About this RNA
c-di-GMP-I riboswitch aptamer from a Rhodospirillaceae bacterium, 83 nucleotides, folded computationally. Model confidence (mean pLDDT): 85 of 100. It was read from a public genome assembly, where an Rfam model found it.

[in-house]
Formats: sequence, C1' cells, structure tokens
RNA sequence: GCUGAUAAAUGGCACACCCCUCGAAAGAGGGGGUCGCAAAGCCACCGGUCUAAGGAAGUUUCUAGGACAGCGGGGUUGCCAGC
Repeated sequence: GCUGAUAAAUGGCACACCCCUCGAAAGAGGGGGUCGCAAAGCCACCGGUCUAAGGAAGUUUCUAGGACAGCGGGGUUGCCAGC
C1' cells in the first nucleotide's frame, strides 16, 4: 500500500430499562445496565424517520433554524489477519 470481516487474539462500544441533569418536545449528557455491533469510531452531504417551542392557517392541521450516525447510502479514521 492492497485485500478481507472469516478463523484466532488483544480488546472496544453499550439496546431496552432505572436514576440524575439539560430541553417545549423529539432527544442529548453522566452513572448503573448489557440487546446486540467488524467500525454500534467520527461527520447532518443525500434519502428516510421523529418532535413542533416559535410561526402560519383556524379549534385542529401544516411547518425545522430542532433531533436521530444503533434507519439506509456516502465521506473519513482505526484494530487484527493475509499478500
């Protein structure tokens, strides 16, 4: 540098749920926890999904400057193995 995610090995992360904090909410952060993950490391560029404070119409609906990277694509970085 290329190939691979399969065998092995060192390990890594942490769904749901509970507690605290932030937030209008979706959700996020911290602690516990451990369903799973070969990128379940990072990025909101594309699609998709969620929420609707504010705004618009009117008694209910629409709307992202909000959110989701553990929804998919893409970008980028890394461990191990082989060549």